């Protein structure tokens, strides 16, 4: 120095060919127990790293940064 990948809820990770942003854990409230753990039912939680561009419409497509990771040298 060059090349690829990744970045979405506090974590781990989904969203198909661009069409209403979701799960499991965890938080929080309740049920359930003598109590607690497990279990059940519910709420809440998101500037989809960041900036611009197409486009009726953008987590997705294009640029450009940043941060990580793995290759080459």
């Nucleotide at each position: 120095g060059c090349c690829a990948g990744c970045a979405u809820a506090g974590c781990u990770c989904a969203a198909u060919c661009a069409g209403c942003a979701g799960a499991g854990c965890a938080a929080c409230c309740g049920c359930c127990u003598u109590g607690u753990a497990a279990g059940c039912g519910g709420u809440a939680g998101g500037u989809u790293a960041c900036a611009g561009g197409u486009g009726c419409a953008a987590g997705u497509c294009c640029u450009g940064u940043u941060g990580u990771u793995g290759g080459c040298u």
Predicted 3D model of a 73-nucleotide RNA (transfer RNA) from a Clostridia bacterium.
Rfam family: tRNA. By type it is a transfer RNA.
The sequence was found in a public genome assembly.